[in-house]
The part of an RNA shown here (small-subunit ribosomal RNA, central domain) has 348 nucleotides and comes from a metagenome. The coordinates come from a structure-prediction model, not an experiment, and the mean pLDDT is 85. The full RNA is in RNAcentral, with records from SILVA.
Context: one part of a larger RNA
RNA sequence: CUGGGCGUAAAGCGCGUGUAGGCGGUUUGGCAAGUCGGAUGUGAAAGCUCCUGGCUCAACUAGGAGAGGACGUUCGAUACUUCCAGACUAGAGGACGGUAGAGGGAGAUGGAAUUCCCGGUGUAGUAGUGAAAUGCGUAGAUAUCGGGAGGAACACCAGUGGCGAAGGCGGUCUCCUGGGCCGUUCCUGACGCUAAGACGCGAAAGCAUGGGGAGCGAACGGGAUUAGAAACCCCGGUAGUCCAUGCCGUAAACGAUGCGAACUAGGUGUCGGUGUGUAAAAACUAUCGGUGCCGAAGCUAACGCGAUAAGUUCGCCGCCUGGGGAUUACGACCCAAGGUUAAAACUC
Numbered sequence: 001c002u003g004g005g006c007g008u009a010a011a012g013c014g015c016g017u018g019u020a021g022g023c024g025g026u027u028u029g030g031c032a033a034g035u036c037g038g039a040u041g042u043g044a045a046a047g048c049u050c051c052u053g054g055c056u057c058a059a060c061u062a063g064g065a066g067a068g069g070a071c072g073u074u075c076g077a078u079a080c081u082u083c084c085a086g087a088c089u090a091g092a093g094g095a096c097g098g099u100a101g102a103g104g105g106a107g108a109u110g111g112a113a114u115u116c117c118c119g120g121u122g123u124a125g126u127a128g129u130g131a132a133a134u135g136c137g138u139a140g141a142u143a144u145c146g147g148g149a150g151g152a153a154c155a156c157c158a159g160u161g162g163c164g165a166a167g168g169c170g171g172u173c174u175c176c177u178g179g180g181c182c183g184u185u186c187c188u189g190a191c192g193c194u195a196a197g198a199c200g201c202g203a204a205a206g207c208a209u210g211g212g213g214a215g216c217g218a219a220c221g222g223g224a225u226u227a228g229a230a231a232c233c234c235c236g237g238u239a240g241u242c243c244a245u246g247c248c249g250u251a252a253a254c255g256a257u258g259c260g261a262a263c264u265a266g267g268u269g270u271c272g273g274u275g276u277g278u279a280a281a282a283a284c285u286a287u288c289g290g291u292g293c294c295g296a297a298g299c300u301a302a303c304g305c306g307a308u309a310a311g312u313u314c315g316c317c318g319c320c321u322g323g324g325g326a327u328u329a330c331g332a333c334c335c336a337a338g339g340u341u342a343a344a345a346c347u348c
Base pairs, nucleotide, nucleotide: 003321004320005319006318007303008302012317014201015200016199017198021194022193023192025088026087027086028085029084030083033081034080035077036076037075038074039073040072041071042069048066049065050064051063052062053061054060091191092188093187094186095185096183097182098181099180103177104176105175106174107173108172109171110154115149116148117147118146119145120144121143125136126135162169163168206247207246208245209244210243211242215241216240220236221235222234223233258316259315260314261313262312263311266294267293268292269291270290271289272288273287274286275284276283298305299304322348323347324346331341332340333338
């Protein structure tokens, strides 16, 4: 020396399930494939190292000796790894008993508010803005009272609170259903970790068919502003937003931080359990799991991270390798929109 990296410089797949593969806890015995040692065979020439010689020296060159292999054969070694057989319980899973939750699906239902319709009262404005105007209104608006229709979203509770793998999830009730956490012994006995392909899930927008349509509102029309105004502001308003079914498969899909495991000072808040404690509480690092803040060591280019690591290590996967060309071309997929994979020439 046997690359270095991936929070922000290029780089963690949006997320999961899982196949092959890679890796794999404690212990006993066996075999001896990997591994290690001895012997032996072979290891062309040139080259390399050493010795000696030849060109006046050197380079160069000639002769001799040696080194050199992920090699073959054979005899051994057995710590580690593999393999075979047996055992174990600290990993993993299960049973039992508790427990929190906007986790998911379906159905039902409630009140406030907006809009519209009908009726009453009532009269000249109303709405809107920086100021206005377009708009609405004597065919009676706005305001106010009563009644009705319909759609969408759920104030307060609400919290760096909770749940979920991620996307995401918030009125109430019922049914169906997934996962988590805690506790005690008990059961199985390594059944595990990761995961190329593959398969599934996947905000918003968009697409297809059929519904629905209150409010909002791309496009579009109008009024303003302005030098202009394809905008920002105002008056309207279609698609869409909503529902069902099927596509699409992308986001600053972000913690811009892959998953699993172990180890490494503390302080402080909060959520869900258990234990001790108490009459009930308070309290107690007694303890497990989540979620925040501040910080020791350490790390970092710095910012910062700091037991929820970006610290110290191990296993496996993904990805990066100067800028542009390139969110590209070509090929493969698709209803479309487009998505995924993904170069090179050339150039600085």